Predicted 3D model of a 72-nucleotide RNA (transfer RNA) from an Actinomycetota bacterium.
RNA sequence: GCUCCUGUGGUGAAACGGAAAUCACGCCGGACUACGAAUCCGGUGUUGAAGGUUCGAGUCCUUCCGGGAGCA
Numbered sequence: 001g002c003u004c005c006u007g008u009g010g011u012g013a014a015a016c017g018g019a020a021a022u023c024a025c026g027c028c029g030g031a032c033u034a035c036g037a038a039u040c041c042g043g044u045g046u047u048g049a050a051g052g053u054u055c056g057a058g059u060c061c062u063u064c065c066g067g068g069a070g071c072a
């Protein structure tokens, strides 16, 4: 340099182009307890950036950025 894959809460993952983007762990608060742990209840927080297509984009297209693999 070329080609391909990939990017979603703090972490790991879901989400035929269509409902308030879901779950687990984490974190915070509460219940329970002599105190913790465990358990239960509630809360918290997310689509890498910018354009485009569309009535509607996490999903499709383009460019850029980050990560990975292959070729030279």
Stems, first nucleotide, its partner, number of pairs: 001071007010025004018055001026044006048064005

The RNAcentral record of the sequence draws on ENA. Rfam family: tRNA. By type it is a transfer RNA. Rfam's curators write: Transfer RNA (tRNA) molecules are approximately 80 nucleotides in length. Gene Ontology term of the family: triplet codon-amino acid adaptor activity. The organism belongs to Actinomycetota, within Bacteria.